[in-house]
Context: one part of a larger RNA
RNA sequence: CGCAGGAGAUUUGAGGGGUUCAGUUCUUAGUACGAGAGGACCGGAACUGACGAACCUCUGGUGUUCCAGUUGUCGCGUCAGCGGCAGCGCUGGGUAGCUAUGUUCGGAAAGGAUAAGCGCUGAAAGCAUCUAAGCGCCAAGCCUGUCCCAAGAUGAGAUCUCCCUAUCAGGAUCGUGGAAGACCACCACGUUGAUAGGCCGCGUGUGCAAGCAUGGCAACAUGUUCAGCUUAGCGGUACUAAUCAUCCGACCGU
Numbered sequence: 001c002g003c004a005g006g007a008g009a010u011u012u013g014a015g016g017g018g019u020u021c022a023g024u025u026c027u028u029a030g031u032a033c034g035a036g037a038g039g040a041c042c043g044g045a046a047c048u049g050a051c052g053a054a055c056c057u058c059u060g061g062u063g064u065u066c067c068a069g070u071u072g073u074c075g076c077g078u079c080a081g082c083g084g085c086a087g088c089g090c091u092g093g094g095u096a097g098c099u100a101u102g103u104u105c106g107g108a109a110a111g112g113a114u115a116a117g118c119g120c121u122g123a124a125a126g127c128a129u130c131u132a133a134g135c136g137c138c139a140a141g142c143c144u145g146u147c148c149c150a151a152g153a154u155g156a157g158a159u160c161u162c163c164c165u166a167u168c169a170g171g172a173u174c175g176u177g178g179a180a181g182a183c184c185a186c187c188a189c190g191u192u193g194a195u196a197g198g199c200c201g202c203g204u205g206u207g208c209a210a211g212c213a214u215g216g217c218a219a220c221a222u223g224u225u226c227a228g229c230u231u232a233g234c235g236g237u238a239c240u241a242a243u244c245a246u247c248c249g250a251c252c253g254u
Base pairs, nucleotide, nucleotide: 001152005163006162007161008160009159010158011157015149016148017147018146021049022048023047024046025045026044027043033038051106052105053104054103055102059100060099061098062097066093067092068091069090070089071086072085073084074083075082076081110144111143112142117137118136119135120134164253170248171247172246173245174190175189176188177187178186195241196240197239198237199236200235201234202233205229206228211224212223213222214221215220
């Protein structure tokens, strides 16, 4: 821009794409078969591998926004307590998120038409013949089925609801943000408000703060203290910021 009015939602599926795997054990059954050795078809059940998709409850990884320990040095006048720098200084842990080696799930069943192949009936050709007329069976393959996209499918489909003469329905600009994202877009919210931050509570992590007291010459230990601190998580709360406003949108539908 189009889809002959505009808008918000919900859809159909022409068409396209993805998947399409393999093995082991048990059973049937030591049965059929076979002199024996050996040893099934068909059917049933349970697992496994590789591959793929989604996810983060578990197991782990990461986690330079969390906690602790610790070395050197500089600073805060000194002690104590802190802060800066040294690869996040180094080390031990770790929330959310993201992840695999972790978890869950998948390949199916079934139908249709067939290939090679196996048949029925059956002439041409009194026989025979699966074929010439006619009718069956049969594959991991084909068409469906299953999962995903999908009306620019210009053949532009369908359903529901709303609106119409300086404005409605609705949209945009702008702002607060997001398990959305390069930007754009998409999604949520904008005071008739929980969108983000702050604050409160909870959770989680770390592992017992500072100060003081006691004991010890001291390093330090013990008590107060399962303390103190705590990012991205959960719930709440208008304290802060989403102010004010502007623009598009006309033809009752050639």
A computed fold for a 254-nucleotide part of an RNA from a Verrucomicrobiota bacterium, annotated as large-subunit ribosomal RNA, domain VI. The full RNA is in RNAcentral, with records from ENA. The coordinates come from a structure-prediction model, not an experiment, and the mean pLDDT is 87. Taxonomically the source falls in Verrucomicrobiota (Bacteria, Pseudomonadati). It matches the Rfam family "Bacterial large subunit ribosomal RNA".